[in-house]
Description: The RNA shown here (c-di-GMP-I riboswitch aptamer) has 119 nucleotides and comes from a bacterium. Its Rfam family is "c-di-GMP-I riboswitch aptamer". Rfam describes the family as follows. GEMM was predicted in a large-scale screen for bacterial structured RNA regulatory elements.
């Protein structure tokens, strides 16, 4: 000196939970406060977790409306009035699944950069 490593020292960060802002949410910035933490300083490159404003899928509930059927009226065409099972459309609502472009570096791997220097 440098790299492993982590005694000691000056020192650093800051969990939980309060209180204030943002955000649909996960979380986040701030201020009090310390569970811990040698990178618990940085950076979403890999893996993993979290959240769903918004999509998208099926599913219920309720309105239209189109097919239907009967009666009436009527030259037709059609027009009304009652019912309207099944099936097709559309909107509204109401949980459910799925999905990051959103989060987490104090989950885990990598990438970076640092302050001491005992064995």
């Nucleotide at each position: 000196u440098u790299c492993a490593c982590g005694a000691a020292a000056c020192g650093g960060c800051a969990a939980a939970c309060c209180c204030g802002g943002c955000g649909a949410a996960a979380g986040u910035c701030g201020g009090g406060g310390a569970c811990g933490c040698a990178a618990a300083g940085c950076c979403a490159a890999g893996g993993g977790c979290c959240u769903a404003c918004g999509g998208u899928u099926g599913g219920c509930c309720a309105u239209c409306g189109c097919c239907u059927g009967c009666a009436g009226c009527a030259g037709a065409u059609g027009c009304u009035g009652c019912g309207c099972a099944c099936g097709c459309g559309a909107u509204u609502g109401c949980a459910a699944a799925c999905c990051a472009c959103g989060g987490c570096a104090g989950c885990c791997u990598g990438g970076u950069u640092c302050c001491c220097g005992a064995a």